[in-house]
Order: sequence, then C1' cells, then structure tokens
RNA sequence: GGUCCCAUCGUCUAGAGGCCUAGGACAGUGCCCUCUCACGGCACAGACACGGGUUCGAAUCCCGUUGGGACUA
Repeated sequence: GGUCCCAUCGUCUAGAGGCCUAGGACAGUGCCCUCUCACGGCACAGACACGGGUUCGAAUCCCGUUGGGACUA
C1' cells in the first nucleotide's frame, strides 16, 4: 500500500428501518434497612465516534473521515 471486520452510558452488552423519549447487568449517587459495615430493597444520573447521503422516517442502509483489529504484499 491492498482487502476485510469493528466503534452504543465509566465497563460489558441488547438493538437487524416506525413499538426508541435507546433497554439490561456491573460500577456510581441518594434514600430505606442495620448499633456500624456488608448483604438486601427502592429511586436517580449516565451512551449511539465524526461529517454527509438515501428515506415520510436511520443507532440500524450507503459514502467519506477518525480510531482499533485481522489477513496480505
């Protein structure tokens, strides 16, 4: 250099064009419980890498950029 794959809360992950105002687990914060801590219960906050395009409608399809990875010369 070429071909291909991946990118979603702090971490892991669900999603396959309309039910998404993006769900779950762990972690975090608050409250309850407890003599205290832990465990447990309830609640809260938190994400679609970026820019275009297609479409009535895009996290989802297409193109490009960025980052990561595999193979190959």